Record summary
The RNA shown here (Glycine riboswitch aptamer) has 104 nucleotides and comes from an Alphaproteobacteria bacterium. The sequence was found by an Rfam model in a public genome assembly. Its mean pLDDT, the model's own confidence on a scale to 100, is 78.
[in-house]
RNA sequence: CGACACCGCGCGGGAGAGUGUCGCGCCCCGGCUCACGCCGGGACCGGCCGCCGAAGGCGCAAGCGCCCCCGCAAACGCUCAGGCAAAAGGACCGCGCGGAAGAC
Numbered sequence: 001c002g003a004c005a006c007c008g009c010g011c012g013g014g015a016g017a018g019u020g021u022c023g024c025g026c027c028c029c030g031g032c033u034c035a036c037g038c039c040g041g042g043a044c045c046g047g048c049c050g051c052c053g054a055a056g057g058c059g060c061a062a063g064c065g066c067c068c069c070c071g072c073a074a075a076c077g078c079u080c081a082g083g084c085a086a087a088a089g090g091a092c093c094g095c096g097c098g099g100a101a102g103a104c
Stems, first nucleotide, its partner, number of pairs: 006099008018049001020048004025044001027042006050084003056080001057078003063072003
């Protein structure tokens, strides 16, 4: 001087699966009514059924480490969590900046 790889931040891309149903629970908005109240929409909460997996989590689970019941563990599996219009999130990929480290 400085590559590969690691971490953080920013930008861009980024899939899947019901805008399910019930409540007369609670809130907001709009309309009608002299009023009581009624109707519609949206959100939250609770219940039920179906489904997805690419936050996270878990797995004696492929694989890797020298054999192993040991260790590390996948985009595989499980679906606890999360998600199933949009928004948000999103493994992973690309670019840029910074940090640590540092081969040739």
It matches the Rfam family "Glycine riboswitch aptamer". Rfam links the family to the GO term glycine biosynthetic process.